[in-house]
């Protein structure tokens, strides 16, 4: 440098694993919320359980 084949029974739902259901999305779906700024809140799920993890509270 050139031929040729693969490249989605996959991916994604705001911070981690698993399953089960819902949903999007095909290079997209996705990337929380107030606030001019500063700065400030929730939550480990999209819904349920369960595990780690983090907060707070009691007992030993």
């Nucleotide at each position: 440098a050139c031929u040729g084949a693969g490249u989605a029974a996959g991916g994604g739902g705001a911070u981690g694993g698993a399953g089960u259901c819902c949903c999007c999305c095909g290079a997209a779906a996705u990337c929380g919320c107030u606030g001019c700024a500063a700065a400030g809140c929730u939550g480990a799920u999209g819904a349920c359980u369960c595990c780690u993890g983090c907060c707070g509270u009691g007992u030993g």

A computed fold for a 60-nucleotide RNA from a Gammaproteobacteria bacterium, annotated as Fluoride riboswitch aptamer (crcB RNA motif). The organism belongs to Gammaproteobacteria, within Bacteria. Of the family's consensus pairs, 100% are formed in the model. The coordinates come from a structure-prediction model, not an experiment, and the mean pLDDT is 77. Its Rfam family is "Fluoride riboswitch aptamer (crcB RNA motif)". Its family is annotated with response to fluoride and positive regulation of gene expression in the Gene Ontology.